[in-house]
């Protein structure tokens, strides 16, 4: 190189999972040779509690903050499938 197999974006449907972001099943199928794992660096989303403000309160805005996430955003560390040489 062939060839056998893998994941699966979007969008749709579910969910006594979650505040949300998102995640998990089913359905799809744009892509991907690490789109297998890790949140350690940056990065992006989300804000429930925290704090802060404004209110006389009480209520209600609006901005801040990851301890919540994205590994199919970039780096980094690990691990690894068929084949041919």
């Nucleotide at each position: 190189a062939a060839a056998a197999g893998g994941c699966a974006a979007a969008c749709c449907u579910g969910u006594g999972c979650g505040a949300a972001a998102g995640g998990c099943a089913g359905g799809g199928g744009c892509g991907c040779a690490a789109a297998g794992u890790u949140a350690c660096c940056g990065g992006u989303c989300u804000a429930a509690g925290g704090g802060g403000u404004c209110u006389u309160a009480a209520g209600a805005g609006g901005g801040c903050u990851a301890u919540g996430a994205c590994a199919g955003c970039g780096g980094a560390a690990c691990u690894g499938c068929c084949a041919a040489a």

This is a predicted structure of an 85-nucleotide RNA (c-di-GMP-I riboswitch aptamer) from a marine sediment metagenome. The coordinates come from a structure-prediction model, not an experiment, and the mean pLDDT is 84.